[in-house]
């Protein structure tokens, strides 16, 4: 630090997921030890039991009372009386339960943090300092007696003490009014003095001689109280809230101010700098987290706060509105005798209950701290310890060294190995933990240790008791094998699994971590994904539809002031703990501890004065006035004109108009159309016109005058910063659309007909209504766009055009320069992801405002506003997906475009499709019709030849180490003939008996046995190798360096020519190269040389009926080697002078002469597992192997490919022609004989330029037949016969006589072919025992036609769109149908919550009253103060009663939403998506969606105009 993941690939934008850390953790597995630290986050639910606040007898009366004394009685060791008394203690008294301890319910608040006041207060116990304490009284509990009660408690009567109560007396350095002198400050007022009057105190006690206590007053501490700046959460779908409310003046009340409360006046507070409401939540030091700044939390420890079963209430106190204290009220428990009573674990333990989840009813007061007392002491679940849990940090150990036969086992293997592994085994050697034994603390400054026989030290023994989890596709360290088979299953993302899964399970290994290890949750972090630090907005999200303008924001020059912001210094605080350094103690370490720093705040104060900022002062460049001119489709409203369509009338004239792609539907003989004349009436302004003008956007276009806004341009008079922007606010705002009233000439949603279609609710065509127009009012929306906010500066040019101005020149225009405004193109730098933009910025900056933060759902629902109404504007959320998305690249592909090419089309030929046969093949039969091939590229194709065999099929008989192959033992030789049975395999039976030589051994063979194996034409061509087909013999297809681009890529290879060709020139950031093309290879077609036998025969012999027959020759044809020759070489035209092309000469040939092999990178999962090879799977007395029949040849039919033919170009009889090229020994077979004749007989010759298949045939010459189903065609069938072969019965070929079918040129519609081709004639040859129309070749004869490239098919190339890239057989919309989910609305229905009226009102607190009660004090008494009780009156919990709110749950039915595998229906987008597509409105239709308007380009193509560059 970054990484995966959107694409064929690439930038970018953007979102989702990872790797790090941390936890009061739970969960799965698994667990040895020790130190620290932590441990109900959930029900502020309910609580059993114990325990958690008492203490003082030195305050006070009493009780009780161990002991001791004395005394009576008497049973002599007991009772009783009295006295003293340690000790104990119920009450009264004091002091403390307001501390400590939990817990966070409510609280958004002066609750909290921080700083700052109180001149507005209080503090028990402590500390310091002065003074004091004199002398009475009356009383109540306990006690006793009577009662009451089931209990809890209580009632009347009597006695009684006090440091409990109450006077009196003293009295200031106290309060309190008053008067006065100083001082001060902060308005009110403080402070220090001095005089007057009023008023207020006290408690004692004790071991006995010193303490503790008591009262008054001042001071200090320390704790509180109160107030005030500043911060502290989310919502505006919460905008207003507020009557004690705001502030006065007077009172009361309080420790203090204060509407904290009363009375009276006043109308005010707070609010967008977000009142009020609603929601959430204790705060803080601090913790995680992070590079910071930020986020996010607030367990443990420390500070505040607030609460104690829920809600009220006040007493007592220094102090509560009181956790373990009273009083009412509610809920609940629990006791009860039913009349009443008692309770409050959010104290430490501990139960239930909730929950994914959290401990012992433990020990001690020894330590520390608290309370209480003089003290001993007592209390203390504050607090020390202990237990329980790997829950979390830290420390330690399950051993250490050596050890290769690299044991053995497991795995895996290509069978060689490898790995597990120095790992084990063994050999030493060590003892941390843990065990056993023994000593044994610090903590205690004298005495006291729960802890604890603990830590912690010595000895022993023995490697002995101690390792596991998770993961190994990539992110991300770490691989095989088996199983499974889109199943079971993994998964954080991104994906694995459909038979070879490094992804699922399991095993080996293997990495990582370890007493752990993964999982799950949660936070920060990566995440610059809310961007202060540090983001955006033309097109990815995202500039408000445009002005004006409030408030805010910001703001122009000079010089001074002042000091709020800024910046330094300097003091106070910022607690402690924490983190950070230093150091230090536990053996390290976590932890502790000491000391530094930090605590980035806040306030105070003294200073600086450059920016900002007040105030004033001046200036003119920004703004604006004032004038001076000219230019406009700028508004508003009234008149005015012509052409046009329309309709009405009238006139000529007659059969048609009108509409389309083609029609129809409508109009027209009742006279249309056409034409001509006259009217009516309405709506829009041709040309001019132009990326021309004007407008803040929308918008604005005949003319004419009115009335009026704004903009330039020129001068430089005035003012003096008056500017910019602009959240709300208020205007304006196309088109559709609404109201009201007119108008309505064209035109048209709607609808209606025709028509096109599978269908057509559309496209197209007759027709037509609202609307379109006016007037007033209403909506307020657009792709309302430059998708680009306004404003102001600044940053190269260059060239149009508008409207001004100035200058030079000129007599004057024109023309040239220069400058302002406006608008447009190119373009540099810069920008940018690219596209682009580029003084009209998207560059450089500033400043203010809008808005954006992944698709989806959704601009949806709900609520608020607005609107007649349509709908507008503000606008979420469940939920769901890993994307969605910009730009550019590369390809495909467009019912886009250029340009070329190809028997691709046209010209032509002959043909196929009709018919009969042939043969394949689909179907269908069938026991079986054995397999494969299926658009071109499957179908006379695998098959160059099924009667058996072939044969894989199907029936029936057989066989099991096999029909074949290796190996091992035995035994014989085995074939062979021969004959029985059989359908045959087969089995009996005779018969027969090897080669070698080193002589017992080896080869070969055949049986037999055993098991390793054999064997499958079984499966997978989608597991594969190999071969092949296709596009296509089409010009294409790479590279390497450069370069260019952020990259994919591009260039080159594109362009301009040209070519069969990416052939070649030429240009050009490209120069070069490779596969391909061409060429070289064969053949053909001319010549030469060489060589001449079987071939040839010209000359010269010889010969024959005839003949290269012969002798000879080497010239010729041939034959087969070599070489030659063709190269745009030459000539002219034409082009760049180039490549080249036309022509034309010479040549046998002429522009590749004509054929052939030869097939580039790749494409179709293309063919083929059945040529052959092969991974895996299957099958084994079978899915293998044999035989004998049978089938592959079946036949209602579809189809493909041929073959004869349909006739005179012919048909048939005869006749004296002319090839090539093959083949040939189990073979070709001549002559000759026999047969009509297929053939047979017999057999020369030939392994062949020598014999031999071998007759070419069409053609040529003659006859013959005359257009019929014929003398055409032959199919069928019958008879008889030849061949081949074991064997033509299913199922073979000929032959010859005899039958003589369909067919008279083939429909839609297709095929071949451009010259020695097409057509057409034979001829040969593999295959083969036989069997060709089919394949393969060979020659014979031998045309037509191509003007051309608009169209069809296909195919290059370059351009262009694209939402496609599995690539158009592509993508993808919608309604409909089914299943799930989350949600809106819905007649209501439950609940909560906070408030508002009204009604009732307990406790208790103030007041009032107080005829009842009463001890202190006053009185001599009477009686009086005072005081309770009681009434009453305010105020009030809680509760009832209504009316409504906001919130949640639930709801028959209903809405659209999303997700789903193959559903149904269309075909709406994306190519000109086949009607260019979207946005806005309206309206219409099953749905996508059409129509009308108006508006944008984010629309192809092709022309024109206009601008640029060159």
């Nucleotide at each position: 630090a970054g990484a995966g993941u959107u694409u064929g690939a690439u930038c970018c934008u953007g979102g989702c997921u990872c790797a790090g850390g941390a936890c009061g953790a739970a969960c799965g597995c698994u667990g040895g030890c020790g130190g620290c630290a932590c441990g109900c986050c959930u029900a502020a639910c309910a609580c059993a039991u114990g325990c958690a606040a008492g203490u003082c007898g030195a305050a006070c009366g009493g009780a009780c009372g161990a002991g001791a004394g004395a005394g009576a009685g008497c049973u002599u060791g007991c009772u009783c009386u009295u006295u003293c008394a340690a000790g104990u203690u119920a009450g009264u008294g004091g002091c403390g339960g307001a501390c400590g301890g939990g817990u966070g319910a409510g609280u958004a608040a002066c609750a909290c943090g921080u700083g700052a006041g109180c001149a507005a207060c209080c503090u028990g116990c402590c500390c310091u300092u002065c003074g004091g304490a004199g002398g009475g009284g009356g009383a109540c509990a306990a006690c006793a007696g009577c009662g009451g009660g089931a209990a809890a408690c209580u009632g009347c009567u009597g006695c009684u003490a006090a440091u409990a109560c109450c006077g009196c007396a003293u009295a200031a350095c106290g309060u309190a009014u008053u008067c006065u002198g100083g001082a001060g400050g902060c308005a009110u007022c403080u402070c220090c003095g001095g005089g007057a009057u009023a008023c207020c105190a006290a408690a004692g006690a004790u071991u006995u001689u010193a303490u503790c206590g008591c009262c008054g007053a001042a001071g200090g501490a320390u704790g509180g109280g109160c107030u005030c700046g500043c911060g502290u959460c989310u919502g505006a779908u919460u905008a207003g809230a507020u009557a004690g409310u705001u502030g006065g003046u007077g009172g009361g009340g309080c420790a203090a101010c204060g509407g904290c409360c009363c009375a009276c006046c006043a109308a005010g507070u707070c609010u967008g700098c977000g009142a009020u409401c609603a929601g959430u939540a204790g705060c803080c030091g601090g913790a995680c987290u992070g590079a910071g700044a930020g986020g996010u939390u607030g367990a443990a420890c420390g500070g505040c706060c607030a609460c104690a079963u829920u809600g009220g209430g006040a007493c007592u106190g220094a102090g509560a509105u009181a956790c373990g204290g009273c009083c009412c009220a509610g809920a609940c428990u629990c006791c009860u005798a039913c009349g009443g009573g008692a309770g409050g674990c959010a104290g430490c333990a501990g139960u239930g209950g909730g929950g994914a989840a959290u401990a012992u009813u433990g020990g001690g007061c020894a330590a520390u701290g608290g309370g209480g007392g003089c003290a001993a002491c007592c209390c203390u679940g504050a607090c020390c310890c202990a237990g329980c849990a790997a829950c979390g940090c830290c420390g330690c150990g399950u051993g250490g060294a050596g050890g290769a036969a690299g044991a053995a086992g497991g795995c895996u293997u290509u069978c060689g190995g490898g790995u597990u592994g120095u790992a084990a085994a063994c050999u030493c050697c060590u003892u941390u933990g843990a065990c056993g034994a023994g000593g044994g603390a610090c903590g205690a400054u004298g005495a006291u240790g729960a802890c604890g026989g603990u830590a912690c030290c010595u000895c022993g023994a023995a490697a002995a008791c101690a390792a596991g989890c998770c993961a190994c596709g990539g992110c991300u360290a770490a691989c095989u094998a088996c199983g499974u088979g889109c199943c079971a299953g993994c998964a954080g993302c991104c994906g694995c699994g459909g038979u070879a899964a490094u992804a699922c399970g399991u095993a080996g290994g293997u990495g990582g971590c370890a007493a752990g290890c993964g999982u799950u949750g949660u936070c920060c972090g990566g995440a610059u994904u809310u961007a202060c630090u540090g983001g955006g907005u033309g097109u990815a999200a995202a500039g408000g539809g445009c002005g004006c303008g409030u408030a805010g924001g910001c703001g122009g020059g000079c010089a001074g002031g002042c000091a709020a912001g800024u910046c330094a210094g300097a003091u106070g605080u910022g607690a402690a703990a924490u983190c950070u350094c230093c150091g230090g103690g536990c053996u390290c370490a976590a932890c502790c501890c000491g000391g530094a720093a930090a605590u980035u705040g806040c306030a105070u104060u003294u200073g600086a004065a450059a920016c900002u900022g007040c105030a004033g002062g001046u200036c003119u460049u920004g703004a604006g006035u004032a004038u001076c001119g000219g230019a406009g489709a700028g508004g508003c409203a009234a008149g005015c004109g012509g052409a046009a369509u329309u309709c009405c009338u009238a006139g000529u004239g007659u059969a048609g108009c009108g509409g389309u792609g083609a029609a129809a539907u409508g109009c027209g003989u009742a006279g249309a159309g056409a034409u001509c004349g006259g009217g009516a009436g309405g709506a829009a302004c041709a040309c001019c016109a132009g990326u021309g003008g004007c407008g803040a956007a929308g918008g604005c276009g005949g003319g004419u005058a009115a009335c009026u806004g704004g903009a330039c341009c020129g001068c430089a008079a005035c003012u003096g910063a008056c500017g910019c922007u602009g959240a709300g606010g208020c205007g304006c705002g196309a088109a559709a659309g609404u109201g009201u009233g007119g108008g309505g000439a064209g035109c048209a949603a709607a609808c209606a007909g025709g028509a096109u279609u599978a269908g057509a609710u559309a496209c197209c065509c007759u027709g037509g209504u609202a609307g379109u127009c006016c007037a007033c009012a209403c909506u307020g929306u657009a792709a309302a766009c430059g998708a680009u906010g306004a404003a102001u500066g600044c940053u190269a040019g260059g060239u149009g055009u508008a409207a001004g101005a100035g200058g030079u020149a000129u007599c004057g225009a024109c023309c040239c320069c220069u400058u302002u405004u406006g608008u447009g193109c190119c373009g540099g730098a810069g920008u940018c992801a690219a596209c682009a933009c580029a003084a009209u910025a998207a560059g450089c900056a500033u400043u203010c405002c809008g808005c954006c933060u992944g698709g989806g759902g959704a601009g949806u629902a709900c609520g608020g506003c607005c609107g007649c109404a349509a709908g507008g504007u503000u606008g979420a959320a469940a939920c769901u997906c890993a994307a969605a998305g910009g730009a550019a690249u590369u390809g495909a592909c467009g019912g886009g475009g250029g340009c070329c090419c190809g028997c691709a089309c046209a010209a032509g030929c002959a043909g196929c499709g009709g018919a009969g046969c042939a043969u394949g093949u689909g179907g269908u039969u069938u026991a079986a019709u054995u397999c494969g091939a299926c658009g071109c590229a499957a179908c006379g194709c695998g098959a160059a030849g099924a009667a058996c065999c072939u044969u894989a099929c199907c029936a029936g008989g057989u066989c099991u180490u096999g029909a074949c192959a290796u190996c091992c033992a035995g035994u014989a030789a085995a074939a062979g003939c021969u004959g029985u049975a059989g359908a045959g395999a087969u089995a009996c039976a005779g018969u027969g008996u090897g080669u070698g030589c080193u002589u017992g051994c080896a080869c070969a063979u055949a049986c037999u046995g055993a098991g390793a194996c054999a064997g499958g034409u079984g499966g997978u061509g989608c597991a594969u190798g190999g071969u092949u087909g296709u596009c296509g013999u089409c010009a294409g297809c790479u590279c390497g360096u450069g370069u260019c681009g952020u990259g994919a890529g591009a260039u080159g290879u594109u362009g301009g020519g040209u070519u069969a060709a990416g052939u070649c020139c030429c240009g050009c950031a490209a120069c070069g190269a490779g596969c391909g093309c061409a060429a070289c290879c064969c053949u053909u077609g001319c010549u030469g040389a060489u060589a001449g036998u079987u071939a040839c025969u010209a000359a010269c012999g010889a010969g024959u009926a005839a003949a290269g027959u012969u002798g000879a020759g080497g010239a010729c044809u041939c034959u087969a080697u070599c070489a030659g020759g063709a190269c745009u070489g030459c000539c002219g035209g034409g082009g760049a002078c180039a490549a080249c092309u036309c022509g034309g000469a010479g040549g046998a040939a002429g522009g590749u002469g004509g054929g052939g092999a030869c097939g580039a990178c790749g494409u179709c999962a293309a063919a083929u597992c059945a040529u052959c090879a092969u991974g895996c799977c299957c099958c084994u007395u079978a899915u293998g192997a044999c035989c004998u029949g049978g089938g592959c040849u079946a036949c209602a039919c579809a189809c493909g490919u041929g073959c004869u033919a349909c006739a005179a170009u012919g048909g048939c009889c005869g006749u004296a022609a002319c090839a090539g090229a093959g083949a040939g020994g189990g073979g070709c077979g001549a002559a000759c004989c026999c047969g009509c004749a297929a053939g047979g007989g017999u057999g020369a010759g030939c392994a062949g330029a020598u014999c031999u298949c071998a007759a070419a045939a069409a053609a040529g010459c003659g006859g013959u037949c005359u257009c019929a189903g014929u003398u055409c065609g032959g199919a069928u069938u019958g008879u008889g016969g030849g061949c081949u072969g074991c064997a033509a019965c299913c199922c073979g070929c000929c032959c010859a006589c005899a039958u003589g079918a369909a067919g008279u040129c083939g429909g839609a519609g297709u095929u071949g072919c451009u010259a020695g081709u097409a057509a057409u004639c034979g001829c040969g040859g593999a295959u083969c025992a036989g069997c060709a129309u089919g394949c393969c070749g060979c020659g014979g004869u031998g045309a037509a036609u191509a003007c051309g490239u608009u169209c069809c098919c296909g195919g290059g190339c370059c351009u262009u769109g694209u939402a496609c890239a599995c690539a158009c057989c592509g993508c993808c919309c919608g309604u409909c149908a089914c299943a799930c989910c989350a949600u809106g609305g819905g007649a209501g229905u439950u609940g909560a919550u906070a408030g508002c009226a009204c009604c009732c009102g307990a406790a208790a607190c103030u007041g009032g009253u107080g005829a009842g009660g009463u001890a202190a004090c006053c009185g001599a008494g009477a009686g009086g103060a005072g005081c309770c009780a009681g009434c009453c009156a305010g105020c009030u919990a809680a509760g009832g009663u209504g009316a409504g709110a906001u919130c949640a749950a639930u709801g028959a039915c209903u809405g659209g939403g999303g997700u789903g595998a193959a559903g149904u229906c269309g075909u709406a987008a994306c190519a000109a998506g086949g009607u260019a597509g979207c946005c806005g409105u309206a309206u219409c239709g099953g749905a996508a969606g059409g129509u009308g308007c108006g508006g944008c380009u984010g629309g192809a193509u092709c022309a024109c105009c206009u601008c640029c560059u060159u």
Description: The RNA shown here (small-subunit ribosomal RNA) has 1510 nucleotides and comes from an uncultured bacterium. The sequence is in RNAcentral, with records from ENA and Greengenes. It matches the Rfam family "Bacterial small subunit ribosomal RNA". Model confidence (mean pLDDT): 84 of 100.